Context: one part of a larger RNA
RNA sequence: CACCGCCCGUCACACCAUGAGAGUCGGGGGCACCCGAAGUCGGUAGUCUAACCCGCAAGGGAGGACGCCGCCGAAGGUGAAUUUGAUGAUUGGGGUGAAGUCGUAACAAGGUAGCCGUAUCGGAAGGUGCGGCUGGAUCACGUCCUU
Numbered sequence: 001c002a003c004c005g006c007c008c009g010u011c012a013c014a015c016c017a018u019g020a021g022a023g024u025c026g027g028g029g030g031c032a033c034c035c036g037a038a039g040u041c042g043g044u045a046g047u048c049u050a051a052c053c054c055g056c057a058a059g060g061g062a063g064g065a066c067g068c069c070g071c072c073g074a075a076g077g078u079g080a081a082u083u084u085g086a087u088g089a090u091u092g093g094g095g096u097g098a099a100g101u102c103g104u105a106a107c108a109a110g111g112u113a114g115c116c117g118u119a120u121c122g123g124a125a126g127g128u129g130c131g132g133c134u135g136g137a138u139c140a141c142g143u144c145c146u147u
Stems, first nucleotide, its partner, number of pairs: 003110001005107001008103002011100001013097004018092003023087006031079004039072001041070004046066004052061003113134009
């Protein structure tokens, strides 16, 4: 490269990340309950027992060991939640892409001025109604400034 300009949205294609999704599979921390090893501690009517005590002795006592009972208790099991990750038919929009499809909404009064809010309608940009703004062109009038 300056209107043979610029530019908007749907659609189609490709890729990327992402939301939803019947669910499925894991991880983390905690809670409740069940079970309960080792061991400490507490109890003990059973068994055993050199040292200490009583006794001439037999034996008895104290203490101790074992056994048994109990509290605490690791691991394990069950349950309902919680949090986090992976995956999931399908689905929603988003981003990027040389080029493609449909139109032409915006930029000039962009050919219906545009924009904002809202309601509604439409393949799509968008249209229409209502309210608002000028960041609208043009024309007329008035005021002010400059020449």

Notes:
Predicted 3D model of a 147-nucleotide part of an RNA (small-subunit ribosomal RNA, 3' minor domain) from an uncultured Eubacteriales bacterium. RNAcentral holds the full RNA, with entries from ENA and SILVA.